Lysine riboswitch aptamer, 165 nucleotides, folded computationally.
The sequence was found by an Rfam model in a public genome assembly.

């Protein structure tokens, strides 16, 4: 003083990721409730006094009108909070639940968000997920000055042990 290979600890990416308050769209002028009006075999109750027909009260329902009028699921956006496999998906177990739902575990797949097509989820022309396709970014490797490829089991820093030069 280099290098590799293991601990450890701190840290980057950015339209970064998840809760979770407020507020907002949306649901929805809907479910529901006051009237008021039509239908009309509910139940019930009267009348009819025959023996085969059928009245009226009544209103469950149901339709139209008039007023009054929600929520939950599942987003958006500011702010907090906690973090950078943050997380999200796919399957299996497993408890718990009215479920297609939460909750824990094990595999497996995604670096990262963007937009556009398809497909599913969804009351939705919110928004969410999957797949492919595009250019964008962060990183690391090859070759060199502009490309190509790799993946987060990655990268970087500081530190500690081994081995070597």
């Nucleotide at each position: 003083u280099g290098a590799a290979a293991g601990g450890a600890u701190a840290g980057a990416g950015g339209c970064g990721c998840a809760g979770u308050u407020g507020u907002c769209a949306a649901g929805a002028g809907u479910a529901u409730c006051c009237c008021c009006g039509g239908u009309g075999c509910a139940a019930g109750g009267c009348a009819u006094c025959g023996c085969a027909a059928a009245g009226c009260c009544g209103u469950u329902g149901c339709c139209g009108g008039u007023g009054a009028g929600a929520a939950a699921g599942g987003g958006g956006c500011c702010g907090c909070u906690g973090c950078c496999g943050a997380a999200g998906g796919c399957c299996g177990u497993g408890c718990g639940g009215g479920c297609g739902c939460g909750c824990a575990c094990a595999g497996c797949c995604u670096g990262g968000g963007c937009a556009a097509a398809c497909g599913g989820a969804g009351a939705a022309c919110a928004u969410c997920c999957g797949u492919u396709u595009g250019a964008c970014u962060g990183u690391c490797g090859c070759a060199u000055u502009u490309g190509c490829g790799g993946a987060g089991c990655g990268c970087u820093g500081u530190u500690u042990u081994u081995u070597u030069g």